[in-house]
RNA sequence: GGUCUCAUCGUCUAGUGGUUAGGACCCAAGGUUUUCAUCCUUGUAACCGGAGUUCGAUUCUCCGUGAGAUCA
Numbered sequence: 001g002g003u004c005u006c007a008u009c010g011u012c013u014a015g016u017g018g019u020u021a022g023g024a025c026c027c028a029a030g031g032u033u034u035u036c037a038u039c040c041u042u043g044u045a046a047c048c049g050g051a052g053u054u055c056g057a058u059u060c061u062c063c064g065u066g067a068g069a070u071c072a
Base pairs, nucleotide, nucleotide: 001071002070003069004068005067006066007065010025011024012023013022018055027043028042029041030040031039048064049063050062051061052060
């Protein structure tokens, strides 16, 4: 340098154009417990940046940024 893949709560992850963007762990509150731990209930929290297509974009297209694989 060429080709390809990926980017979603603090972490991991689902989501093939119209959903309240879902789940697990963590964290917070409450319940149980003499206390801690365990267990139960509830809650907080996210679509890498820009542009385009579309009535409507996390999703499709282009550019950029970052990460990775492969070829030379």

Model confidence (mean pLDDT): 81 of 100. Predicted 3D model of a 72-nucleotide RNA (transfer RNA) from a Candidatus Delongbacteria bacterium. The source organism's lineage runs through Bacteria, Bacteria candidate phyla and Candidatus Delongiibacteriota. RNAcentral records the identical sequence in 2 taxa. It matches the Rfam family "tRNA". The family's RNA type in Rfam is transfer RNA.